[in-house]
RNA sequence: GUCCCUGUAGCGCAAUGGAUAGCGCGUUGAAAUUAGAAUACAAAGGUCGUGGGUUUGAAUCCCACCUGGGAUG
Numbered sequence: 001g002u003c004c005c006u007g008u009a010g011c012g013c014a015a016u017g018g019a020u021a022g023c024g025c026g027u028u029g030a031a032a033u034u035a036g037a038a039u040a041c042a043a044a045g046g047u048c049g050u051g052g053g054u055u056u057g058a059a060u061c062c063c064a065c066c067u068g069g070g071a072u073g
Stems, first nucleotide, its partner, number of pairs: 001072005007066001010025004018056001027043003031039001049065005
């Protein structure tokens, strides 16, 4: 240089172009306990990598760029 993959919550990952983007762990709160652990409940936390395009509607499709990884030379 060329080609392929990846990017979504603090971490690991889902989401067929269609409701307010969810799940587990973690964090916080309250319950329970003499206290803690475990348990069950609730809440907070997201410019869906960046910019543009297609579409009635984009995390999803298209283009460019960027991050990380791989193959090739």